[in-house]
Context: one part of a larger RNA
RNA sequence: AGCACAUGAUGAAUGCCUUGGUGCCAACAGGCUAAGAAGGACGUGAUAAGCUGCGAUAAGUCACGGUUAGCGGCAAAUACGCUAUAACCCGUGAAUCUCCGAAUGGGGUAACCCGGCUGGAUUAAUAUUCAGUCACCACUGUGUGAAUACAUAGCACAGUGCGAGCAAUACCUGGUGAAGUGAAACAUCUCAGUAACCAGAGGAAAAUAAAACGAAGUGAUUCCGUAAGUAGUGGCGAGCGAAAGCGGAGAAGCCCAAACCUAGAAGCUUGCUUCUAGGGGUUGUAGGACCCCGACAUGGUAGUUAGGAGGUUAGGCGAAGCGUAUGGAAAAACGCUCCACAGAGGGUGACAGACCCGUAACCGAAAACCAAAUAACACCUAGGGAGUUCCUGAGUAAUGCGUCACACGUGAAACGACGCAUGAAUCCACGCCGACCACGGCGUAAGGCUAAAUACUAGUUGGCGACCGAUAGUGAACAAGUACCGCGAGGGAAAGGUGAAAAGAACCGCUGCGAGCGGAGUGAAAUAGUACCUGAAAUCAUGUGCUU
Numbered sequence: 001a002g003c004a005c006a007u008g009a010u011g012a013a014u015g016c017c018u019u020g021g022u023g024c025c026a027a028c029a030g031g032c033u034a035a036g037a038a039g040g041a042c043g044u045g046a047u048a049a050g051c052u053g054c055g056a057u058a059a060g061u062c063a064c065g066g067u068u069a070g071c072g073g074c075a076a077a078u079a080c081g082c083u084a085u086a087a088c089c090c091g092u093g094a095a096u097c098u099c100c101g102a103a104u105g106g107g108g109u110a111a112c113c114c115g116g117c118u119g120g121a122u123u124a125a126u127a128u129u130c131a132g133u134c135a136c137c138a139c140u141g142u143g144u145g146a147a148u149a150c151a152u153a154g155c156a157c158a159g160u161g162c163g164a165g166c167a168a169u170a171c172c173u174g175g176u177g178a179a180g181u182g183a184a185a186c187a188u189c190u191c192a193g194u195a196a197c198c199a200g201a202g203g204a205a206a207a208u209a210a211a212a213c214g215a216a217g218u219g220a221u222u223c224c225g226u227a228a229g230u231a232g233u234g235g236c237g238a239g240c241g242a243a244a245g246c247g248g249a250g251a252a253g254c255c256c257a258a259a260c261c262u263a264g265a266a267g268c269u270u271g272c273u274u275c276u277a278g279g280g281g282u283u284g285u286a287g288g289a290c291c292c293c294g295a296c297a298u299g300g301u302a303g304u305u306a307g308g309a310g311g312u313u314a315g316g317c318g319a320a321g322c323g324u325a326u327g328g329a330a331a332a333a334c335g336c337u338c339c340a341c342a343g344a345g346g347g348u349g350a351c352a353g354a355c356c357c358g359u360a361a362c363c364g365a366a367a368a369c370c371a372a373a374u375a376a377c378a379c380c381u382a383g384g385g386a387g388u389u390c391c392u393g394a395g396u397a398a399u400g401c402g403u404c405a406c407a408c409g410u411g412a413a414a415c416g417a418c419g420c421a422u423g424a425a426u427c428c429a430c431g432c433c434g435a436c437c438a439c440g441g442c443g444u445a446a447g448g449c450u451a452a453a454u455a456c457u458a459g460u461u462g463g464c465g466a467c468c469g470a471u472a473g474u475g476a477a478c479a480a481g482u483a484c485c486g487c488g489a490g491g492g493a494a495a496g497g498u499g500a501a502a503a504g505a506a507c508c509g510c511u512g513c514g515a516g517c518g519g520a521g522u523g524a525a526a527u528a529g530u531a532c533c534u535g536a537a538a539u540c541a542u543g544u545g546c547u548u
Stems, first nucleotide, its partner, number of pairs: 001547009015533001016497002020468002022465007029457002031166002039100003042055003046078002050074002061094006070082003105114003115134007136163001137161008171202001172200005182189001186235001212218002222249005232240002253449003256393001260279009284427001286392004290387001291385003299380003303377004310370004315363002321336004337354002339343001345357003398422007408434001429444005484491002504532001507519004
């Protein structure tokens, strides 16, 4: 020096564990906010840096209910207190709630500065201080009032406002609207009406009661399956891609405008026009008004009010086991029992149906909230006949030009929507049935409302997992969006485990009143000593053996 073995050191893998995550299911909830939100700043404790709670009444105040013998959060310790006159804790309601923030008296570099008015405290008086109030916008009303005579704009004042801001990066509707990409290049095309941005709403939204579909007839919308990768469309390339029908989920239909009538008002051309309110009326086998006959019943509701079954927000009750030996400890073993509408699960010094908490079943609310049935009111709901006088949504339909959207790229391109221009008919009418025409058929546009089936999940409660188990699972099991980095937008960690119980090592020795170690003691164990479960490998040291 090498090799081997042993014993240690270093080191953290591995094993085991789980307070944390993650996915899904069900129920609930689906909003909060000028009565000041979300989110923060600063304070607040006997001692107090952080987190949590709270707000100058500041880890809290009051009332009611529950529960209970202890309590003063995480979080030890000391001091001092509270509590059977019921504390602490849990639930419901109330009070307080600094400053910033939509932030709203004015300003501002957020958490700061400076005011007006009214009233109070204080002062001899100023000053100081407390309470209230003072933003903008919209609507309503009143007053005033230009160019410009009437008027209008504007201005001022008063009243009202669930107007504003936040959120769940979700779902929905509307507006604006790409490109990477694919076409093996690329321009029509595709990606895609996607992403992004803007506006708006709701617990859902949107759509919805045929001027439908399409040839059989069906009879509002929405969603799922199928039809079907079909018919089509397409530099007929890449691709895009229906509908009817059928099977299901769910089912619900209505109200105006008009004709006409009544009342009132205004205007003037004095017998008309317009407006307001009420009645009337709402459709396609046309219906309604007007005129005649008959009828006052039947059925219904999505409106308002009452109602309060039941539920939510604290809880309660809840069966049944002992012994022996081992062990530090029994729940394992052995022996003999018991309960079960409860043998889900967790804890307890090793593996517990019968030790503890629970579990099944059953019971429960002073207060707040949700709310079914039901009731009352309100509202809606019919027929027949004759005539053919009136009404049935106009700058609309349609046409031309230019576009968009329809699965459909201008095509033979209908139907639907928009811009510009032109511009009807009025039931013997009008629109549609994929150019167009005929016959035949279907429907009634140019006003409005409408639950359910459908989409989503920030949040609450309960549950489940051939999901993870600390380099995994959230970035975060720990003071985590923390420390730290960046002017900033923003980026963004590492870090879990003594033991059953701190019993966390009194006392002694070495030493710097050290660090560390050796004794002693605790403990089942200290090679479990807070650098703490297990403790692999690389690496280092010591000892022994062998080789040279």